[in-house]
Context: one part of a larger RNA
RNA sequence: AUUGAACGCUGGCGGCAUGCUUAACACAUGCAAGUCGAACGGUAACAGGCCCUUCGGGGUGCUGACGAGUGGCGGACGGGUGAGUAAUGAGUAGGAAUCUGCCCUGUAGUGGGGGAUAACCCGGGGAAACUCGGGCUAAUACCGCAUACCCUCCAAGGAGGAAAGCGGGGGACCUUCGGGCCUCGCGCUAUGGGAUGAGCCUACUUCCGAUUAGCUUGUUGGUGGGGUAAUGGCCUACCAAGGCGACGAUCGGUAGCUGGUCUGAGAGGGCGACCAGCCACACUGGGACUGAGACACGGCCCAGACUCCUACGGGAGGCAGCAGUGGGGAAUAUUGGACAAUGGGCGCAAGCCUGAUCCAGCAAUGCCGCGUGUGUGAAGAAGGCCUUAGGGUUGUAAAGCACUUUCAGCAGGGAGGAAAAGCAUAGGGUUAAUACCCCUGUGUCUUGACGUAACCUGCAGAAGAAGCACCGGCUAACUCCGUGCCAGCAGCCGCGGUAAUACGGAGGGUGCAAGCGUUAAUC
Numbered sequence: 001a002u003u004g005a006a007c008g009c010u011g012g013c014g015g016c017a018u019g020c021u022u023a024a025c026a027c028a029u030g031c032a033a034g035u036c037g038a039a040c041g042g043u044a045a046c047a048g049g050c051c052c053u054u055c056g057g058g059g060u061g062c063u064g065a066c067g068a069g070u071g072g073c074g075g076a077c078g079g080g081u082g083a084g085u086a087a088u089g090a091g092u093a094g095g096a097a098u099c100u101g102c103c104c105u106g107u108a109g110u111g112g113g114g115g116a117u118a119a120c121c122c123g124g125g126g127a128a129a130c131u132c133g134g135g136c137u138a139a140u141a142c143c144g145c146a147u148a149c150c151c152u153c154c155a156a157g158g159a160g161g162a163a164a165g166c167g168g169g170g171g172a173c174c175u176u177c178g179g180g181c182c183u184c185g186c187g188c189u190a191u192g193g194g195a196u197g198a199g200c201c202u203a204c205u206u207c208c209g210a211u212u213a214g215c216u217u218g219u220u221g222g223u224g225g226g227g228u229a230a231u232g233g234c235c236u237a238c239c240a241a242g243g244c245g246a247c248g249a250u251c252g253g254u255a256g257c258u259g260g261u262c263u264g265a266g267a268g269g270g271c272g273a274c275c276a277g278c279c280a281c282a283c284u285g286g287g288a289c290u291g292a293g294a295c296a297c298g299g300c301c302c303a304g305a306c307u308c309c310u311a312c313g314g315g316a317g318g319c320a321g322c323a324g325u326g327g328g329g330a331a332u333a334u335u336g337g338a339c340a341a342u343g344g345g346c347g348c349a350a351g352c353c354u355g356a357u358c359c360a361g362c363a364a365u366g367c368c369g370c371g372u373g374u375g376u377g378a379a380g381a382a383g384g385c386c387u388u389a390g391g392g393u394u395g396u397a398a399a400g401c402a403c404u405u406u407c408a409g410c411a412g413g414g415a416g417g418a419a420a421a422g423c424a425u426a427g428g429g430u431u432a433a434u435a436c437c438c439c440u441g442u443g444u445c446u447u448g449a450c451g452u453a454a455c456c457u458g459c460a461g462a463a464g465a466a467g468c469a470c471c472g473g474c475u476a477a478c479u480c481c482g483u484g485c486c487a488g489c490a491g492c493c494g495c496g497g498u499a500a501u502a503c504g505g506a507g508g509g510u511g512c513a514a515g516c517g518u519u520a521a522u523c
Stems, first nucleotide, its partner, number of pairs: 001522003005519005012370006018363002020328001025326003029323003034073003039070002042066002046064003049060004080281003089206007098198002103194008111145001113143002120135006150161004165186006173180002207253003214244003219241008256278004260271004283304005306317004334360001336359003342356001343354004373403004383394004407464001409459005417450001422444008467512005472493003478507005488495002
């Protein structure tokens, strides 16, 4: 000088930060990932319309909407933790044998069929979790056929390979009155390029121990084969006998790495909280499925430990998400508000979801700022302390007088964080079109958790606001009383055995100040 600090005494306000460093210990409860009816069959609830009504109500998906279900996209992001890992990691610099949903930009298409299945209905089993059988039905679910700009394979002749529709608007023409047809938007299929993201390889760097000196058999290399998106002993068969090591292999211990941060004139040394990048993990161990992407924190399966339910047959669970509880500990916060902003998922959109995030609460934990009054006031009051008893000191300090009102309190006013989206309209694009849709502009209408907020004005009254450590030397600051090697102090030197500036108290002083000291740790 510093700290994610703790402890003791004390404590007025604000701003900005930070807050389980220990048990990767166990977890009650709530929330943390949904969304789309413009993919689909439909209609459990609510509201409206229509019909019936014995006035109790009943029927009807017709409309707004929509529980459950099929289907799509997203649950691989965001959030947490640092157990493991000394190299399958990280940092820096390169590389070739790869993939990449959504997004951008090209090219070519989007034709014609089929069979199922959930929901639903009926029946059965089970305490439950759930599950079985029969029957009906739809799709952007599933499967063939056609075609192939193109892609893959090839013996260079050929062979194989796709798709899905939905919504808005409309002048002629056709219509089985559903629509066809045209057009726009969103999709779908194949493929080229880009962007982004990811996988792989190489070199160098990356803690301690030699009281660890030899280590290795898929081991090192080759050939054939397999496997992968892709290279490769990644795997396998055969062949060769290699490969690493005092420039420290192997083994043991410790540890997430970095940008950075602390210190220091620097060189260096310590650390890796918060923020940011990468990695690893998700009760412990193992495994794959789905998918563009996982071997998947709030998915699945198996095993184990633990907890819970049970009708004893069988089931359920995983806070190292946000709060919160117990425990451990010197020690670390609310079972808060809002999606208003920023961002994310889904959706044409409106919107819904979002413990990400933005805010608020708690804590002097830290940094910074402000206040606790200002001027005047000598009879140098009283009281305290000391005294050589004259006086000295506390001390302009107080009282008194004259002022001010920051902050806190009360009252009134009051920006910015809000731009969009919606509606109306003008121009442009698109188009057969003056519909629809898209872009730009103008007008209008609103949207704030924080918030009793920032800031401004007014009101009252010095009114509500100072402590802590030290005073032998180092080291700024001295006397009296008590004690008597006792009680005690102490960072080092050392104080204390009857005149202690070193112990305890008092008066006085010194230093910091809403803090001050102590302890721990680093330079």
Molecule: small-subunit ribosomal RNA, 5' domain
Organism: uncultured bacterium